The RNA shown here (transfer RNA) has 71 nucleotides and comes from Candidatus Campbellbacteria bacterium CG22_combo_CG10-13_8_21_14_all_43_18. Model confidence (mean pLDDT): 84 of 100. Rfam family: tRNA. The family's RNA type in Rfam is transfer RNA. RNAcentral holds the sequence, with entries from ENA. Lineage of the source: Bacteria > Bacteria candidate phyla > Candidatus Campbelliibacteriota. RNAcentral records the identical sequence in 2 taxa.

């Protein structure tokens, strides 16, 4: 320097053009003489920018992080 892959909630991980889920964690509640368990309810997110499109997580191009490959 050249190619290829991943970026989604504090963590992990689905989704792929039409309102973004699931666990797990945090919160308030029943449970309990209290804790644990369990159940209920609620919290919180698409890596930045630009294109396309009626509408982008999704499609294109540039960046920006990390991997792997090749020199």
């Nucleotide at each position: 320097c050249g190619g290829g892959g991943u970026g989604u909630a504090g963590c992990a991980u689905a989704g792929u053009g039409g309102c973004a889920g699931u666990g797990u964690g945090c919160g308030c509640g029943a449970u309990u003489c209290g804790g644990g368990u369990u159940c209920g309810c609620g919290u919180g997110g698409c890596c930045g920018g630009a294109g396309u499109u009626c509408g982008a997580u999704u499609c294109u191009c540039c960046g920006c992080a990390c991997c792997c490959c090749g020199a």